[in-house]
């Protein structure tokens, strides 16, 4: 790359380098010259893997192998399920009761991205 299973509402950044972009794709929103990405270097987080304690199990530590350190995996996104009729926010049209157009729920999934393990 592929295919399994697990996890993604918690949590944890600062210095240097560096010079325009980045948040996977699309749209939306954001972050960004109060310095993007990439690289170093220190510090954290966290426990999926080894490893220690523990008879074991639950639990616990954290010096290794990885991962992470803006927003929930930013948010929505194939497809199915449920709610279906009221309420709400815009906008627009009428002097005016009022009318109309548009957005708005939840949960399974898909995709992504990490682990492990196979191949």
């Nucleotide at each position: 790359g592929a295919u399994u299973u697990a996890u993604a509402c918690a949590g944890a950044a600062g210095c240097g380098u560096g010079g325009a972009g980045a948040g996977a794709u699309a749209g939306g929103c954001u972050c960004u010259a109060u310095g993007a990405a990439g690289c170093g270097c220190u510090a954290g987080c966290a426990a999926c893997c080894a490893u220690c304690c523990g008879c074991a199990g639950a639990g616990g530590a954290a010096a290794g192998g990885u991962g992470c350190u803006a927003a929930u995996u930013c948010c929505u996104a194939a497809u199915c399920c449920c709610u279906a009729a009221a309420g709400a926010a815009a906008g627009c049209c009428g002097a005016g009761u009022g009318g109309u157009u548009u957005u708005c729920g939840g949960g399974a999934g898909a995709a992504u991205a990490u682990a492990a393990a196979u191949u």
Molecule: SAM riboswitch aptamer (S box leader)
Organism: Roseivirga ehrenbergii